[in-house]
RNA sequence: AAGACUCUGGAGAGAGGUGCACAACAUGUACCCGCCGAAGGAAUAGCAAUCUCAGGCAACCGGACAGAGGGGGUAUC
Numbered sequence: 001a002a003g004a005c006u007c008u009g010g011a012g013a014g015a016g017g018u019g020c021a022c023a024a025c026a027u028g029u030a031c032c033c034g035c036c037g038a039a040g041g042a043a044u045a046g047c048a049a050u051c052u053c054a055g056g057c058a059a060c061c062g063g064a065c066a067g068a069g070g071g072g073g074u075a076u077c
Stems, first nucleotide, its partner, number of pairs: 005069005014033001016032006034057003040053001041051001044049001
C1' cells in the first nucleotide's frame, strides 16, 4: 500500500394483475405485463458506453462506491 473485517453514508425502478396456499396480508409460490442498473455476470472495449442472464422495483434486507477505524493493561476523572 492492497484485501478482508467493523461502523457510517448510499441511487434507480409497479405496495402491478391473475391463480393457489394462508384467518388475512405489504407473506410464499407459479404465470403475465411494465420498469431499474450501483451485487455479480456477458459481449465490444483503453476508459466510457451498451445488454439485462442473474439480481432488484413501499419498508426491512441487499447495494457499486465513498469516509473513518490497531489491540491489551494500569491509574485518574
Overview
Glycine riboswitch aptamer from Octadecabacter sp., 77 nucleotides, folded computationally. The organism belongs to Octadecabacter, within Bacteria. It matches the Rfam family "Glycine riboswitch aptamer". From the family's description: This family represents the bacterial glycine riboswitch. A reference for the family is Mandal et al. (2004), "A glycine-dependent riboswitch that uses cooperative binding to control gene expression", Science. The prediction has a mean pLDDT of 77.